[in-house]
Context: one part of a larger RNA
RNA sequence: GCCAGGGAGUUUAUCCGUGUGGCAAGGUGAGAGCCGAAGCGAAAGCGAGAGCCCGCAGGAAACAAGGGGCAUCCUCUGAAAAGGGGACCAGUCACACGGAUCAGACCCGAAGCCGGCGCGAUCUACGCGCGAGCAGGGUGAAGCCAGCUUGAUCGUUGGUGGAGGCCCGCAACUAGUGUUGGUAUAUUCCACUUAGGUGACUCGUGUGUAGGGGUGAUAGGCCAGUCGAGCCCGGCAAUAGCGGGUUCCCUCUGAAAUGUAUCUGAGUACAGCGUCUCUCGAGGAGGAUGUUGAGGUAGAGCACUGAUUGGGAAGAGCGGGGUGGAAACACCUCACUUUCCUAUCAAACUCCGAAUUCAUCAUCUCCGUUGACGGAGGCAGUGGGGUGCUACGGGGUAAACCUGUAGGCCCAUACGGAAACGACCGUACGUAGGGUUAAGGGCCCUAAAUUCCAAUUAAGUGUGACUCAUAAAGGAGUCUCUAUCCUAAGACAGCUGGAAGGUAGGCUUAGAAGCAGCCAUCCUUUAACCAACGCGUAAUAGCGGACCAGUCGAGGGUGCAGAUUCUGAAAAUUGACGGGGCUAAGUUGGAUUCCGAUACCCUACCCGGACCAAAAGUCCAUGGAGUAAGGGGGCGACCGGGAUGGAUAGAAGCAAGGCGGUGACGUCUUGUGGACCGUUCUGGUAUGAAUAUCUUGGU
Repeated sequence: GCCAGGGAGUUUAUCCGUGUGGCAAGGUGAGAGCCGAAGCGAAAGCGAGAGCCCGCAGGAAACAAGGGGCAUCCUCUGAAAAGGGGACCAGUCACACGGAUCAGACCCGAAGCCGGCGCGAUCUACGCGCGAGCAGGGUGAAGCCAGCUUGAUCGUUGGUGGAGGCCCGCAACUAGUGUUGGUAUAUUCCACUUAGGUGACUCGUGUGUAGGGGUGAUAGGCCAGUCGAGCCCGGCAAUAGCGGGUUCCCUCUGAAAUGUAUCUGAGUACAGCGUCUCUCGAGGAGGAUGUUGAGGUAGAGCACUGAUUGGGAAGAGCGGGGUGGAAACACCUCACUUUCCUAUCAAACUCCGAAUUCAUCAUCUCCGUUGACGGAGGCAGUGGGGUGCUACGGGGUAAACCUGUAGGCCCAUACGGAAACGACCGUACGUAGGGUUAAGGGCCCUAAAUUCCAAUUAAGUGUGACUCAUAAAGGAGUCUCUAUCCUAAGACAGCUGGAAGGUAGGCUUAGAAGCAGCCAUCCUUUAACCAACGCGUAAUAGCGGACCAGUCGAGGGUGCAGAUUCUGAAAAUUGACGGGGCUAAGUUGGAUUCCGAUACCCUACCCGGACCAAAAGUCCAUGGAGUAAGGGGGCGACCGGGAUGGAUAGAAGCAAGGCGGUGACGUCUUGUGGACCGUUCUGGUAUGAAUAUCUUGGU
């Protein structure tokens, strides 16, 4: 893991609600009593008779239970007016169900806290008693002896000697440094490597210290695989706003991830949104069009506030700069102030000003007596939302980022399309059959056009609705529209020729001759020819250009706009238009047709709602999706009671097969089996398993 059995909303007390039943101004209990029949007031205390109108169901009408309004009455506050509470009558007991609170309170789960003359030092820490062990080699302290030296010591030389938390050491023994070595695994075993190895050494055995205590060469280490407080049992089903699990079916409706408060943000309370019941009795409405009003956004504008380009005019005292002057001062200019023209901006500017929006009334439409709108009550869940969506924002370099407003969608939603794809497009779902379309498609994979007309692209551009799929910048690539200029008195391009003289203009300069720089930029000859547009030289020279002629013979140049295409364009195995492939099967405009969904239409049935005692029948088709959740109706299990059946001519159980029911499930046949078992009405539950690292057993 699998299989089988077990496995989670129970019971008590009190209260609330709904239903059913009994009795009823009473009900109930053995009874005291409890609940109800009277309230108001803090209390002292005081203390509710009769009316009128409207009007639902119903009814031919009159009327009209219940319902509503006014009046009246009791009481409290108040000087009063007025206001608060109450009265014009319905309860109570039992049972069932749904909830609340008290308890373990649906089940399982902590880390922890406390208790006990509880159990532990066979592991380990330290102490104590008695014991055991340490190959071999090296070094050579003190002391001692002798020689030399000395007056004698000291000293010195050579021996002797054998000290040491001394040295080497894969002897034993002990430790455990590295290899993230070996292996299914390793602090534990193994291998290699490494450290101590006469000592604060190692080992054996006996013995002692006990849990807020021990022991500790100190690491919060160790105290039996357990230690920042051991283990066992008990308090104990500790508590858990946290995590996991919570068992049959069908059916109707169907959310929220928001606000306020919170030692509150993983929770809860109240409100909001869901559901169910009761009540009321006539209007209601995010719809359309218009009427009359409200508004200051988008946009726009510069009339105000503030920012802001260039220029003109006027002004006055100081201010900055300059000129003149001995100074006073004068003049010029900048800035400043005012004003005019001109060019721009604004969430916290407005002379203006939409679309949407809101209110109002009118008309229409839709919903509503199968009861809307409103009111009361029972039961919830939700209070972590999301969104490459649409519109409008704020923060941020940005983000599948953070944070808003309005709507859609997902969540809770299938189906068709987008290759695949929660929120993009289409459209929402009972069970079957037939047809038609939507989005999107029609060469093949793959249902349907290798359809038609006109254009465009040569880049495999493209074959991508969006999400989501590259940009700035650049191109005598190509097509289209439009404007303008040149052109048969010959354009544009190409080719051939010319492109001169005064003059090397003047100045400057070493030089400056068209071409470093400054100034000027004329005249003549001409078909045309610059006191020169570029390259070049030290300066000249030289080569082109402008300009002119010839040749040639028909279009050419430029601007604006649109379309398409190219470059820009870089990632690691060959690699993604879904693929094949395609020159259309790409792109643009137009035309016809077909395919295509649970959508729409038709038919039958099932379920739901209303009428109805029930069935039948009729009506509702602008009813049938659904998580959390609420409501309704059922199936099965076990044990009782009443009624009624089956069984050795074969019960239960087991196996296989057939049939019925939307389903839980029921039933029949055959085999096996060998003694009990059903149906119906009703009562009672320790009543339904796939999941809890569930539990026990098996495998």